[in-house]
Large-subunit ribosomal RNA, domain I from a Minisyncoccota bacterium, 553 nucleotides, folded computationally. The source organism's lineage runs through Bacteria, Bacillati and Minisyncoccota. RNAcentral holds the full RNA, with entries from ENA.
Context: one part of a larger RNA
RNA sequence: GGCGUACGGUGGAUGCCUAGGCAGAGGAAGGCGAUGAAGGACGUGGUAAGCUGCGAUAAGCCUCGGUGAGCCGCUAAACAGGCUUUGACCCGGGGAUUUCCGAAUGGGGAAACCUACUGGAGGUAAUGCUCCAGUAACAUAGCGUAAAUACAUAGCGCUAUGUGGCGAACGGGGGGAACUGAAACAUCUAAGUACCCCCAGGAAAAGAAAACAAGAGUGAUUCCGUAAGUAGCGGCGAGCGAAAGCGGAGCAGCCCAAACCUGUGUCACUUCGGUGACAUGGGGGUUGUGGGGCCCCGACGUGGGAUUGAUGAUGGGUAGCAGAACGGUCUGGAAAGUCCGGCCAUAGCGGGUGAUAGCCCCGUAAGCGAAACCUUGAUUCACCCUAGGGUGUCCCCGAGUACCGCCAGGCACGUGAAACCUGGUGGGAAUCCGGGAGGACCAUCUCCCAAGGCUAAAUACUACUCUCUGACCGAUAGUGCACUAGUACCGUGAGGGAAAGGUGAAAAGUACUCCGAUGAGGAGGGUGAAAUAGAACCUGAAACCGUAUGCCU
Repeated sequence: GGCGUACGGUGGAUGCCUAGGCAGAGGAAGGCGAUGAAGGACGUGGUAAGCUGCGAUAAGCCUCGGUGAGCCGCUAAACAGGCUUUGACCCGGGGAUUUCCGAAUGGGGAAACCUACUGGAGGUAAUGCUCCAGUAACAUAGCGUAAAUACAUAGCGCUAUGUGGCGAACGGGGGGAACUGAAACAUCUAAGUACCCCCAGGAAAAGAAAACAAGAGUGAUUCCGUAAGUAGCGGCGAGCGAAAGCGGAGCAGCCCAAACCUGUGUCACUUCGGUGACAUGGGGGUUGUGGGGCCCCGACGUGGGAUUGAUGAUGGGUAGCAGAACGGUCUGGAAAGUCCGGCCAUAGCGGGUGAUAGCCCCGUAAGCGAAACCUUGAUUCACCCUAGGGUGUCCCCGAGUACCGCCAGGCACGUGAAACCUGGUGGGAAUCCGGGAGGACCAUCUCCCAAGGCUAAAUACUACUCUCUGACCGAUAGUGCACUAGUACCGUGAGGGAAAGGUGAAAAGUACUCCGAUGAGGAGGGUGAAAUAGAACCUGAAACCGUAUGCCU
């Protein structure tokens, strides 16, 4: 020195564990904000660094309920001082307080700071000073005032109401890529995706046929399955890709504009009786077997109301209550394990307790409970809506609209034979003897009434909340974070972004002695079942480093 053996050191794998995550199901909720949010700064405790709570009334104040013996949050113990059956602490409902910044809103500003005016109150000899309230902008409505410019209007001012900002996804709209694929690439694709902006709701959007269909019929919209990778589109490449119908989920239908009648205001005309125009209010009216108005005949009762208001039964939520049944023996540090003998069960889900407990504890099953607030919304009342027929050659039935040309976009459809829907641009109708559609166009036939509006449910999502579940993870896993985590740290900044869990049943966390520097560390001794469980603490692999020793050299 090598190999081996024994015992250690180092190291932190592995096993076991879980305080944290992940995914899903069901319920609830689906917003917060000028009554100042989200998020922060700074404060706040007797001693107080961080976290948590709170706001100069500052780990809290008042009140109403619950509970019932201890309490003054956590790391984290201690000292000091207190509170409490006249009910503390704790839990829940309602309220009060709530500095400064922040939409931030009196003005300013390099956020958490600086500095005004008006009114009121306090204070001073007086000024300064202190406190309270108001004072942003925009929109809408009303009122006032009022230019060029006479009336007027613009403008300005006052008052009231609203808006503003934040928020995970879902929704509607306005804009809108590229990588990529086409084995290159330009039409095409990716994709109307990512991303930006605006707006809204608990859902949104869509929605009561100018629809489909095809000689038979259906009867608003939405969503699912199928039709179907079909019909089609496509440098007919890559690829893109329906609809009707059928089967389901869920079902709900309505209101205006106009004709006509009537009221009001202004203006014009007037034969002073009125007439007309414009604006506006009320009645009327809402349809495609065309409907309505005007005119005529006839009926006063029945249904309905998401699109009204009041009432507020019942149920639910936000604290809780009560809840059956066990002893001995052995091993052991400890019994829940062993053995013996019992019991309960609408409860043998689960967790804890010194090892594995139906009967020890918390619970579980079945059951019960609210002063207050929230929610649900039955019932009743009020209110609202609601029938039919006939006749006519009079009136109305949504206009720069339909439609046409050109150019685009959307439709599965790339200009194609390209209908349909939408926009730009130029032209530009008709009112039922009217108009649109049925994939160029025409005829026949059929279906339907555009150019106004509203409308639950079935559908999408989950930041937050409650309960439950897992052939989900178990500390290099599972969230980036089981722990002072979006922390430390890095970056001018946008931004990036960790590591880090485990003594023991219980601190019983080693009194006392000794070595040492009044160390570090250790030796005795004590605790404990165990200290090679001693805090660098469960287990303690390997690499790596030693001590002792056997063999070989």